Predicted 3D model of a 325-nucleotide part of an RNA (large-subunit ribosomal RNA, domain IV) from a Lachnospiraceae bacterium. The RNAcentral record of the full RNA draws on ENA.
[in-house]
Context: one part of a larger RNA
RNA sequence: GCAUUGUCAAGGAACUCGGCAAAAUGGCCCCGUAACUUCGGGAGAAGGGGCGCCACGGAGACGUGGCCGCAGGGAAACGGUCCAAGCAACUGUUUAGCAAAAACACAGGUCUAUGCAAAGCCGGAAGGCGAGGUAUAUGGGCUGACGCCUGCCCGGUGCUGGAAGGUUAAGAGGAGGGGUCAGCGAAAGCGAAGCCCUGAAUUGAAGCCCCAGUAAACGGCGGCCGUAACUAUAACGGUCCUAAGGUAGCGAAAUUCCUUGUCGGGUAAGUUCCGACCCGCACGAAAGGCGUAAUGAUUUGGACGCUGUCUCGACAAUGCACCCG
Numbered sequence: 001g002c003a004u005u006g007u008c009a010a011g012g013a014a015c016u017c018g019g020c021a022a023a024a025u026g027g028c029c030c031c032g033u034a035a036c037u038u039c040g041g042g043a044g045a046a047g048g049g050g051c052g053c054c055a056c057g058g059a060g061a062c063g064u065g066g067c068c069g070c071a072g073g074g075a076a077a078c079g080g081u082c083c084a085a086g087c088a089a090c091u092g093u094u095u096a097g098c099a100a101a102a103a104c105a106c107a108g109g110u111c112u113a114u115g116c117a118a119a120g121c122c123g124g125a126a127g128g129c130g131a132g133g134u135a136u137a138u139g140g141g142c143u144g145a146c147g148c149c150u151g152c153c154c155g156g157u158g159c160u161g162g163a164a165g166g167u168u169a170a171g172a173g174g175a176g177g178g179g180u181c182a183g184c185g186a187a188a189g190c191g192a193a194g195c196c197c198u199g200a201a202u203u204g205a206a207g208c209c210c211c212a213g214u215a216a217a218c219g220g221c222g223g224c225c226g227u228a229a230c231u232a233u234a235a236c237g238g239u240c241c242u243a244a245g246g247u248a249g250c251g252a253a254a255u256u257c258c259u260u261g262u263c264g265g266g267u268a269a270g271u272u273c274c275g276a277c278c279c280g281c282a283c284g285a286a287a288g289g290c291g292u293a294a295u296g297a298u299u300u301g302g303a304c305g306c307u308g309u310c311u312c313g314a315c316a317a318u319g320c321a322c323c324c325g
Base pairs, nucleotide, nucleotide: 001320002319003318004317005316006315007314008313010311011310014309019306027051028050029049030048031047036041038145052067053066054065055064056063057062068072080304081303082302083301084300085299086298087296088295092104093103108143109142110141111140112139113138114137120129121128122127146291147290148289149288151221152220153219156218157217158214159213160212161211162210165209166208167207171203172202176198177197178196179195180194183190184189222240223239224238225237226236249283250280261277262276263275264274265273
């Protein structure tokens, strides 16, 4: 000097990104326990008191009296607590080896496919899973307890249904054209049958176009101008565009750029925090919206207790380093 452990005057978070670490709390009995709540909970809430030994009484719990120590749960094991907010309902699951979470899962909700040789999946097939199940079943997608709810748009894309019309393949069809050569012709040329090449009309399904439906399908949910007897603002009006122009609820938010927005609270002092406001750069309703008791090695702010975290350092023990042999 380092590591581990222990102690400390006064102060008590002034440390620090942050009480990280440490300290504190701690067992059993009794008293006593708030908001809120899904009436289960919250609860060990919080906050108090007691605890040894001896004698007597008592079945005992316990009561009464006495005794000792600095100290009686005499060692050890053995919750710190409270307030407020975000997220996720919850118990669970996860990056074996930097992430345990607000991520995944989850009961519940909803959409969709599937009538059984089911759909879907594995396999080249046989075969198998689904299932020795049968729509209260099974597969897939999204959402994610519970409570209150889930608005408008079907123009685009997708899906479903439709079949009148348009378009449309192979195939069928074979008009017509051509090659060849019997023949005809003086020649130019014409040219039957056959063989060969080509080939129009006509007939051809799904699909696409088309017509509807469908958003808990993919998705989308406006602009400008004016207007009230202070001002300001605009319930109101005009106009352009759209498939329709964001409803309820929430809102500087895990979302707010400007921004440390403004006001209020808390502090002596608060870019964080809480409550409001709404000018939402760029919330918003199952990529769910807003609440919510309980839960959480979750995140954020505050308070009490407590402390060597700090003011500010000191000392001790053990080990190592180091020195001598």

The coordinates come from a structure-prediction model, not an experiment, and the mean pLDDT is 89.
Lineage of the source: Bacteria > Bacillota > Clostridia > Lachnospirales > Lachnospiraceae.